This is a predicted structure of an 88-nucleotide RNA (c-di-GMP-I riboswitch aptamer) from Desulfuribacillus stibiiarsenatis.
RNA sequence: UCUCGAUAAAGGCAAAACUGAUGAAAGUCAGUGACGCAAAGCUACAGGGGCUAAUGUGUUUCGUGCACGAUGCUCGCCAGCUACCGAA
Numbered sequence: 001u002c003u004c005g006a007u008a009a010a011g012g013c014a015a016a017a018c019u020g021a022u023g024a025a026a027g028u029c030a031g032u033g034a035c036g037c038a039a040a041g042c043u044a045c046a047g048g049g050g051c052u053a054a055u056g057u058g059u060u061u062c063g064u065g066c067a068c069g070a071u072g073c074u075c076g077c078c079a080g081c082u083a084c085c086g087a088a
Base pairs, nucleotide, nucleotide: 004086005085012037013036017032018031019030020029021028022027035076041081042080043079047078048077049074050073051072056068057067058066059065
């Protein structure tokens, strides 16, 4: 240095739920709270998957309907990039 991840050390993040705010929604932000995480750090324009479907387009039995579709969202889905410590 690379791989790897321990009943090690120093620490870190924060699921669900509740409250408030925001958004068309998915979701996001803040507080409380910890399910868990060795990358649960960053990246959505390296790439893929998934969610929603506003504007729009088509359709319609005209119903607050149906279908398509991200520019919206998800990094705690995979992934790319970077990184603390150092037992086996």

Overview
The same sequence occurs in records of 2 taxa. NCBI's taxonomy places the organism under Bacteria, Bacillota, Desulfuribacillia, Desulfuribacillales, Desulfuribacillus. Its Rfam family is "c-di-GMP-I riboswitch aptamer". Rfam's curators write: GEMM was predicted in a large-scale screen for bacterial structured RNA regulatory elements.